Description:
Predicted 3D model of a 317-nucleotide part of an RNA (large-subunit ribosomal RNA, domain IV) from a Candidatus Marsarchaeota archaeon. Its mean pLDDT, the model's own confidence on a scale to 100, is 85. Taxonomically the source falls in Thermoproteota (Archaea, Thermoproteati). Rfam family: Archaeal large subunit ribosomal RNA. Its family is annotated with structural constituent of ribosome and ribosome in the Gene Ontology.
Context: one part of a larger RNA
RNA sequence: CCAACGUUAGGGAACUCGGCAAAAUAGUGGUGUAUGUUAUCUACAAACCAUGUCUGCGUAUUGUAUGCGCAGAUGGCACUGACACGGGAAGGACGACUGUUUAUCUAAAACACAACUCACCGCGAAGCCGAAAGGCUUAGUACGGUGGGUGACGCCUGCUCACCGCCAGUACGUGAAUGCCCUUUUCAAGGGGAGUAAGCGCUGGCAAAGAGCGGGAGUAACUCUGACUCUCUUAAGGUAGCGUAAUACCUUGUCAUUUAACAGAUGACUUGCAUGAAUGGCGUAACGAUCCUUCCACUGUCCCAACGUUGGAUCCG
Numbered sequence: 001c002c003a004a005c006g007u008u009a010g011g012g013a014a015c016u017c018g019g020c021a022a023a024a025u026a027g028u029g030g031u032g033u034a035u036g037u038u039a040u041c042u043a044c045a046a047a048c049c050a051u052g053u054c055u056g057c058g059u060a061u062u063g064u065a066u067g068c069g070c071a072g073a074u075g076g077c078a079c080u081g082a083c084a085c086g087g088g089a090a091g092g093a094c095g096a097c098u099g100u101u102u103a104u105c106u107a108a109a110a111c112a113c114a115a116c117u118c119a120c121c122g123c124g125a126a127g128c129c130g131a132a133a134g135g136c137u138u139a140g141u142a143c144g145g146u147g148g149g150u151g152a153c154g155c156c157u158g159c160u161c162a163c164c165g166c167c168a169g170u171a172c173g174u175g176a177a178u179g180c181c182c183u184u185u186u187c188a189a190g191g192g193g194a195g196u197a198a199g200c201g202c203u204g205g206c207a208a209a210g211a212g213c214g215g216g217a218g219u220a221a222c223u224c225u226g227a228c229u230c231u232c233u234u235a236a237g238g239u240a241g242c243g244u245a246a247u248a249c250c251u252u253g254u255c256a257u258u259u260a261a262c263a264g265a266u267g268a269c270u271u272g273c274a275u276g277a278a279u280g281g282c283g284u285a286a287c288g289a290u291c292c293u294u295c296c297a298c299u300g301u302c303c304c305a306a307c308g309u310u311g312g313a314u315c316c317g
Base pairs, nucleotide, nucleotide: 001312002311003310004309005308006307007306008305010303011302014301019298027051028050029049030048031047036041038152052074053073054072055071056070057069058068059067060066075079087296088295089294090293091292092291093290094288095287099111100110115150116149117148118147119146120145121144127136128135129134153283154282155281156280158213159212160211163210165206166205167204168203169202172201173200174199180193181192182191183190214232215231216230217229218228241275242272253269254268255267256266257265258264
């Protein structure tokens, strides 16, 4: 010097991207327990007290063991004396939850999920495998199955069918070849014509299908703002909510709280570069080896290092 440990006065996160690591808490019995809540839970919430040994008894049991108690005595700084053995509280984001995952750098906010919804399918079904026979679904039958999406629960889920797609209809138009009719005097090739399937046109429907959801002027008894009016324009012009956000360029937006000091966090405002409603919107108790912020406790993380133990490297012999 390296590795693994142990102990440190005073301070106590000043360390650091960040309390990473370590410390602290810890068992059992009793008291007691906020807020929120889906009334289950949160909850071992938090907080506080007791705890050893000896002697003598009570009680439960037929009786030991053992459990629950009572009284007296007594030792220590310390009695779950070693081992074993929860740190706690508050606010926010995301995901409801238990679960699953990148064997070997990612365990998560990703996947799944119950629940909701859409489409298809009447059974020799739809879907899938196979060249076929045949098979799965299924020894099932729409309260079933297959496929797509959202993702507990609560309140909700706005407008648009112009485009793309799907579904239905269609008097009419268009619409290939074969076949049919006519035809170059006959035959063949060739030419012409009528008629016709799907499809397309046309008519309508469907957005929890793919998708989309404007601009410019003026206007109220100070100013500002603009409920209101005009105008261009679209298929329709973003509703309820939420909002500087896991989304905001400007941006460290502005105000407040938090700090001595905050590019952080939280709460508001909000003209949203470029939020927004099952590509779900907004809430939400419980849950989380998730992420962010704060406080208490605690500490060699640090101020600032020291000493010790074990093993190793190295040096000397």